[in-house]
RNA sequence: UGGGGAUUCGCCAAGUGGUAAGGCAUUGCCCUCUGGAGGCAACAUCGGGGGUUCGAAUCCCUCAUCCCCAG
Numbered sequence: 001u002g003g004g005g006a007u008u009c010g011c012c013a014a015g016u017g018g019u020a021a022g023g024c025a026u027u028g029c030c031c032u033c034u035g036g037a038g039g040c041a042a043c044a045u046c047g048g049g050g051g052u053u054c055g056a057a058u059c060c061c062u063c064a065u066c067c068c069c070a071g
Stems, first nucleotide, its partner, number of pairs: 001070007010024003018054001026042005047063005
């Protein structure tokens, strides 16, 4: 320098056009003699910016960070 991939809750991880599953953790409540055990509930608009669309995590452009390949 060229090409490819990744970036989703504190961590892991699904979702690939119709407004974000799950697990661990955290917080609140319940239960309990107690509990870090069990039960219920709460918690993310998706790396930044812009565009397309009635509608975008999902398509397009650009920037950033990391990884891989080639030279």
Transfer RNA from a Candidatus Peribacteria bacterium, 71 nucleotides, folded computationally.